[in-house]
RNA sequence: GGCCUCAUAGCCUAGCCUGGAUAGGGCGCUAGCCUUCUAAGCUGGAGAUCCGGGGUUCGAAUCCCCGUGGGGCCA
Numbered sequence: 001g002g003c004c005u006c007a008u009a010g011c012c013u014a015g016c017c018u019g020g021a022u023a024g025g026g027c028g029c030u031a032g033c034c035u036u037c038u039a040a041g042c043u044g045g046a047g048a049u050c051c052g053g054g055g056u057u058c059g060a061a062u063c064c065c066c067g068u069g070g071g072g073c074c075a
Stems, first nucleotide, its partner, number of pairs: 001074007010027004020058001029045005051067005
C1' cells in the first nucleotide's frame, strides 16, 4: 500500500443478507416480596437516538459514500 472482517446499555449478545417505524435477550445494577440474616428464588424498574459524518428513501441499526478504531490475510 491492497483486500477481508468486526464496532448495538457497565459487560456479552440477537437483529443487518430481505428497510417498517416502542431496538430484543443474558449477566450486572436497582426496588419490592420471601427469609432470623445472607444467598438462591419470584415480581417490577432504570439503562443503548445501534463507532462518527454525509447521502438515498415516506421510513435506515439495516442500503450507498467518506472517515475512526480493533482483528486477520497478502505484498

This is a predicted structure of a 75-nucleotide RNA (transfer RNA) from a Candidatus Woesearchaeota archaeon. Rfam family: tRNA. Rfam classes the family as a transfer RNA. The source organism's lineage runs through Archaea, Nanobdellati and Candidatus Woesearchaeota. Its mean pLDDT, the model's own confidence on a scale to 100, is 82.